[in-house]
RNA sequence: CGAAUCCAAAGGCACACUUAUCGAAAGAUAGGGUCGCAAAACCAAUGGGGCUACCAUGUAAUUCGACUUACAUCACGCCAGCCAGGUUACCGAA
Numbered sequence: 001c002g003a004a005u006c007c008a009a010a011g012g013c014a015c016a017c018u019u020a021u022c023g024a025a026a027g028a029u030a031g032g033g034u035c036g037c038a039a040a041a042c043c044a045a046u047g048g049g050g051c052u053a054c055c056a057u058g059u060a061a062u063u064c065g066a067c068u069u070a071c072a073u074c075a076c077g078c079c080a081g082c083c084a085g086g087u088u089a090c091c092g093a094a
Base pairs, nucleotide, nucleotide: 012037013036017032018031019030020029021028022027035081041087042086043085046084047083048082049079050078051077056073057072058071059070060069061068
């Protein structure tokens, strides 16, 4: 100088749940909360995977017809605390 994990130190984030708001929903934001996290920081148009389906389309039931109900499909809507990948970051032995 490089690499970079363990033990520590300084700190950080905030699962579930809950209150309020936004949203059709998934979910997000803020406050409380603290399961856990060495990137639980950022990227969802980097790839995979998962969640929701307002609207739309199709099918079925019902009906003279319409309405209504149910099921299915659909994301450049959502999940980064699902995995991989990319970018950035504190301390620092062996």